Annotation
A computed fold for a 693-nucleotide part of an RNA from a Geobacteraceae bacterium, annotated as large-subunit ribosomal RNA, domain II. The RNAcentral record of the full RNA draws on ENA. Model confidence (mean pLDDT): 84 of 100. Rfam family: Bacterial large subunit ribosomal RNA. Gene Ontology terms of the family: ribosome and structural constituent of ribosome.
Context: one part of a larger RNA
RNA sequence: UCCGGCGACUUACCGUCAUCGGCAAGGUUAAGGGGUUCUGCCCCGGAGCCGAAGCGAAAGCGAGUCUGAACAGGGCGAACAAGUUGGUGGCGGUAGACGCGAAACCACGUGACCUACGCAUGGGCAGGAUGAAGGGCGGGUAACACCGCCUGGAGGUCCGAACACACUAGUGUUGAAAAACUAGGUGAUGACCUGUGUGGAGGAUUGAAAGUAUCAUCAAACGUGGAGAUAGCUCGUUCUCUCCGAAAUAACUUUAGGGUUAACGUUUCGUUAGUUGGCAUCGGGGGUAGAGCGACUGAAUCGGAAAGGGGGCCUACCCGGCUACCCUUCCGAACCAAACUCCGAAUACCGUGUGACCAAGCUGGGGCAGCUAGACGGCGGGGGAUAAGCUUCGUCGUCGAGAGGGGAACAACCCAGAUCGCCUGCUAAGGUCCCUAAGGCAUGCUCAGUGCGAAAGGAAGUUGGUUUCCUGAGACAGCCAGGAUGUUGGCUUAGAAGCAGCCACCAUUUCAAAAGUGCGUAAUAGCUUACUGGUCGAGGAGUCCUGCGCCGAUAAUGAACGGGACUUAAGCAUAGCACCGAAGCAGCGGGUGUUAAGUCGCUUGCGGCUUAGCACGGUAGGAGAGCGUCGUGUAGUAGAGCGAAGGGGUACGGACAACGAACCCUGGACGAAACACGAGUGAUCAUGCCGGA
Numbered sequence: 001u002c003c004g005g006c007g008a009c010u011u012a013c014c015g016u017c018a019u020c021g022g023c024a025a026g027g028u029u030a031a032g033g034g035g036u037u038c039u040g041c042c043c044c045g046g047a048g049c050c051g052a053a054g055c056g057a058a059a060g061c062g063a064g065u066c067u068g069a070a071c072a073g074g075g076c077g078a079a080c081a082a083g084u085u086g087g088u089g090g091c092g093g094u095a096g097a098c099g100c101g102a103a104a105c106c107a108c109g110u111g112a113c114c115u116a117c118g119c120a121u122g123g124g125c126a127g128g129a130u131g132a133a134g135g136g137c138g139g140g141u142a143a144c145a146c147c148g149c150c151u152g153g154a155g156g157u158c159c160g161a162a163c164a165c166a167c168u169a170g171u172g173u174u175g176a177a178a179a180a181c182u183a184g185g186u187g188a189u190g191a192c193c194u195g196u197g198u199g200g201a202g203g204a205u206u207g208a209a210a211g212u213a214u215c216a217u218c219a220a221a222c223g224u225g226g227a228g229a230u231a232g233c234u235c236g237u238u239c240u241c242u243c244c245g246a247a248a249u250a251a252c253u254u255u256a257g258g259g260u261u262a263a264c265g266u267u268u269c270g271u272u273a274g275u276u277g278g279c280a281u282c283g284g285g286g287g288u289a290g291a292g293c294g295a296c297u298g299a300a301u302c303g304g305a306a307a308g309g310g311g312g313c314c315u316a317c318c319c320g321g322c323u324a325c326c327c328u329u330c331c332g333a334a335c336c337a338a339a340c341u342c343c344g345a346a347u348a349c350c351g352u353g354u355g356a357c358c359a360a361g362c363u364g365g366g367g368c369a370g371c372u373a374g375a376c377g378g379c380g381g382g383g384g385a386u387a388a389g390c391u392u393c394g395u396c397g398u399c400g401a402g403a404g405g406g407g408a409a410c411a412a413c414c415c416a417g418a419u420c421g422c423c424u425g426c427u428a429a430g431g432u433c434c435c436u437a438a439g440g441c442a443u444g445c446u447c448a449g450u451g452c453g454a455a456a457g458g459a460a461g462u463u464g465g466u467u468u469c470c471u472g473a474g475a476c477a478g479c480c481a482g483g484a485u486g487u488u489g490g491c492u493u494a495g496a497a498g499c500a501g502c503c504a505c506c507a508u509u510u511c512a513a514a515a516g517u518g519c520g521u522a523a524u525a526g527c528u529u530a531c532u533g534g535u536c537g538a539g540g541a542g543u544c545c546u547g548c549g550c551c552g553a554u555a556a557u558g559a560a561c562g563g564g565a566c567u568u569a570a571g572c573a574u575a576g577c578a579c580c581g582a583a584g585c586a587g588c589g590g591g592u593g594u595u596a597a598g599u600c601g602c603u604u605g606c607g608g609c610u611u612a613g614c615a616c617g618g619u620a621g622g623a624g625a626g627c628g629u630c631g632u633g634u635a636g637u638a639g640a641g642c643g644a645a646g647g648g649g650u651a652c653g654g655a656c657a658a659c660g661a662a663c664c665c666u667g668g669a670c671g672a673a674a675c676a677c678g679a680g681u682g683a684u685c686a687u688g689c690c691g692g693a
Stems, first nucleotide, its partner, number of pairs: 001693006011095013026050003032044005054061002064076004098236002101233001105226006117199008125190001127159003130155001134151006163187003167184005202218001204214002239626006249262005264370001265368006272361001275360004279355003282351003290343001291341002297337002301333004307328004311323004374399010404415003419590004424586003430580003433564003439577001442574004451566001457551002461548002464545002467542004478535005484508003489503003514529001518527002591616012627682001629679006639670001646666005652660002
């Protein structure tokens, strides 16, 4: 992992609501007893309980009563009137209360045969090395001291087996082994190793101390019990169909992944009929968007110079003068604001105003919920960086709980809401060269494969337009020629002659020619330009707007049309005509729900039939109708050795499902259907349990 079996909303009591019965101003018995066709019924039993009357703390009074001095007022009641007892179902409470699941807590016991420490009594340590104290002899000293040679045999001494340990490496890692093996390593007369016996234990022991060890279990052992501890947490929770169908919000919460109430869902019984919503119209209030500010509060820029004050400077005896500084005021111009407003929309909102329209809702009571982690997209804001698949509000949509078509693929985008069937048709978004269903035409644009990713910025790319100029009295570009004189203008300077710099920028001759556009020289010189003539012979030079393109363009495997491929397109723009394209719409046929009408039956509000209209996506969830399993009753029934149940197989039925039937084979003895009743009643899943593979 697979197969088979088992496996989770129960039961008791109390309460409440619905429904089906009985009786009804009453309803009902409990314990107990009697009977019996004997464990199922029948009959007694009225104790008790609920209801029919309340008010008051109570005495008590009573359709009233309490308060009160009150015949006042007020509170709670009555007048309107239905209960009660059983069955079934929904939900709540108390119980383990849908099932499985802790880590833990407490009580009483069992453990020191493992291991840690202690005690008692035993045992063990090959061999080799070193050579302390002490002693003897000799030397030596005044005597010691001291020295030498021998002797001696000390030591948590040395080397190294047994024994003990466990430092390194390799192997092993579903191992040979829940800690080993192999090769090295350490201690090896000691705080050594070891046998046996014995002691103390669970908040306790033991500990040369690691929170170590206490039987493969230790920051509190193991066993049993309290015990089905508790689990606002996770997981799981078993047949079918029909109708409706949410929420991820608010308030409060030792509350934030949990609750309670409201909002939103469902179901039932009532009220409502201009009733409820939409739409149209009418009537309202507003201070948002925008705009404005010589209309306030603030913010804030430039110019002018009319006024005042201050600062600075000059002069100072006063009078005064200047100012590119500051403040206030004046004039002109331009401007900003969520917490500014002289103004001011569109929408939205309100109306017991009106309406020829559309939908069927609104509201009150009762039962039962679920939800209170939302997500993205558009629009309007706040936070952030006018970042985030960011965060937080408002509003709408979609997903959530929504399939289908498009978007290459892609919950949230675009189109569109799936009752079922059909080898019918029409369309939406989006498409029509091939993959791939469907296309051709017309007029332009683009050359970049732009299309098929991107900005500031840049550019004689190219289309269309606007406007200012020049031009057969010859433009523009090229070529030929001229481009002069006073003068080297003045100043400055070593020099300054068109060309370092400053000032001025005249005049003459001319077709024209600067007090000089650039290069150049130390300064001149030289080259060149403006300007002019000739030649040539037709358009030319700019500005602005605009369509489509170009550059800008660098990231790690190769990736910026889905691919192929496409250039008067199969790209872009404009226009019109076709077609394709979905579970949309239509056609034909079927089903179900509901409403209405008709009709039939009857227990008179339920069932059947017919027709018509409308509806039928769906998670949590509400409501309804069924299928199947086991058992009980009818029932020792029908059936059944001419073959029951069970098992295997098959092409059948229901125009929906859970499912059901028949036949064949097997099997070898039981056993339906139907109608009622009762449940240990339905499993792909709980790291489910047991067995098997």